[in-house]
Context: one part of a larger RNA
RNA sequence: CUCUCUUUAAGGAACUAGGCAAAAUGGCUCCGUAACUUCGGGAUAAGGAGUGCUUAGGGGGUGUAGUUGCACAAACGAAGCCCUUCUGAGUCACAGUAAAGAGGCCCGGCUGACUGUUUAGUAAAAACACAUCACUCUGCAAAGUCGUAAGACGACGUAUAGGGUGUGACACCUGCCCGGUGCUGGAAGGUUAACAGGAGGAGUUAGCUCGUGAGGGCGAAGCUCCGAAUCGAAGCCCCAGUAAACGGCGGCCGUAACUAUAACGGUCCUAAGGUAGCGAAAUUCCUUGUGGGGUAAGUUCCCACGCGCACGAAUGGUGUAACAAGUUGGGCGCUGUCUCAAAGAGAGGCUCG
Numbered sequence: 001c002u003c004u005c006u007u008u009a010a011g012g013a014a015c016u017a018g019g020c021a022a023a024a025u026g027g028c029u030c031c032g033u034a035a036c037u038u039c040g041g042g043a044u045a046a047g048g049a050g051u052g053c054u055u056a057g058g059g060g061g062u063g064u065a066g067u068u069g070c071a072c073a074a075a076c077g078a079a080g081c082c083c084u085u086c087u088g089a090g091u092c093a094c095a096g097u098a099a100a101g102a103g104g105c106c107c108g109g110c111u112g113a114c115u116g117u118u119u120a121g122u123a124a125a126a127a128c129a130c131a132u133c134a135c136u137c138u139g140c141a142a143a144g145u146c147g148u149a150a151g152a153c154g155a156c157g158u159a160u161a162g163g164g165u166g167u168g169a170c171a172c173c174u175g176c177c178c179g180g181u182g183c184u185g186g187a188a189g190g191u192u193a194a195c196a197g198g199a200g201g202a203g204u205u206a207g208c209u210c211g212u213g214a215g216g217g218c219g220a221a222g223c224u225c226c227g228a229a230u231c232g233a234a235g236c237c238c239c240a241g242u243a244a245a246c247g248g249c250g251g252c253c254g255u256a257a258c259u260a261u262a263a264c265g266g267u268c269c270u271a272a273g274g275u276a277g278c279g280a281a282a283u284u285c286c287u288u289g290u291g292g293g294g295u296a297a298g299u300u301c302c303c304a305c306g307c308g309c310a311c312g313a314a315u316g317g318u319g320u321a322a323c324a325a326g327u328u329g330g331g332c333g334c335u336g337u338c339u340c341a342a343a344g345a346g347a348g349g350c351u352c353g
Stems, first nucleotide, its partner, number of pairs: 001348008010339002014337001019334001027051005036041001038169001052091006058084005066076003092096001104332007111324002116128002133166006144153003170319004175249003180246002182242005189237003196230001200226005207218004250268005277311001278308001289305005
């Protein structure tokens, strides 16, 4: 010097990103216990007092002797033993759950209702799940899933069942838009595949023909190839419905007896222009917004305001008791975290032997 412990004057978070770490609290008995609340909780809330030993008694149990009793039933019951969280007196220590082990607490905000689950080896969470709610598919040889199939699961179930999707206890609620995309329904018209159809065309050549020849022209049947019209389903186009389907939810200008503002008016666009509620928010760039609170002093925090860069209603909105190794702010207690360091114990390192 390093590590692991122990103690510390005065102060007591001044440390620090942050009370990280440490200290403190701690058992049992009694007293006492707020807001809020889903009346269960909150709660060991908080906050207090007691706690050893000796002795005298009280209370309870058992129950010997004994008493009552016709009774061997039953009741009462000295003693002894056991319990006592009851009362008094005394007594020792700094200290009595004497060692060890054994919640720190309170007040705001956020998120998630809760118990649970998760990244075996950086993340335990506000993520996942969840009960609840809703939409949707499925009539049983169900839908769906696995498999080439047989077959199996679903289910020895049957719509109060099973599958899929979203939401996420509970309370109050869940607005407008169907133009796009999706899904469902519709079938008149348009378009449309194979197939059917075979107008027409092409190749080949018996033959005919032109030519002195080489060669050229025409060309039936057969075989082969190409092939128009026409016919032709679903789908698509089309017509409707549907948003707890995917999703979306405006701009400009003017206007009131100071000013400011605009209930009001005009105009353009749209499928419709964001309702309730919340709001500088886990969302606010400007921003340390502005006002208030808390502090001597507060980019955090709480309450409000609302020009919401860029909240918003089951990609749920707003609340909410209880809960959380969650997150953020404050306070009490407590302390070597610090002012500011010191001493001690053990282990290691180093030096010497």